[in-house]
Molecule: transfer RNA
Organism: Byssovorax sp.
RNA sequence: GGGAUCGUAGCUCAACUGGGAGAGCGCCUGCAUGGCAUGCAGGAGGUAGCCGGUUCGACCCCGGCCGGUUCCA
Numbered sequence: 001g002g003g004a005u006c007g008u009a010g011c012u013c014a015a016c017u018g019g020g021a022g023a024g025c026g027c028c029u030g031c032a033u034g035g036c037a038u039g040c041a042g043g044a045g046g047u048a049g050c051c052g053g054u055u056c057g058a059c060c061c062c063g064g065c066c067g068g069u070u071c072c073a
Base pairs, nucleotide, nucleotide: 001072002071003070004069005068006067007066010025011024012023013022019056027043028042029041030040031039032038049065050064051063052062053061
C1' cells in the first nucleotide's frame, strides 16, 4: 500500500435481512434476614465510531473517513 471483517448501554453480545433499540452481567432503590451473602420486585443508563447520500422512513442499503482484528505484498 491492497483485500476481508468488526465498531450498538460501564462490560460481553443480540435484533425482524428498511417501519417503536434489547438481553445477561454490572449500577441504583425497595422488600425478605439481627447483619452479610443470596433471592424477589422496580428503576436509571445508548445523538447505534464520524460525515454525507438514497428513501415517506436507515443500527440495517451506498460512498468517504477514523479505529480494532486478520490475510497478502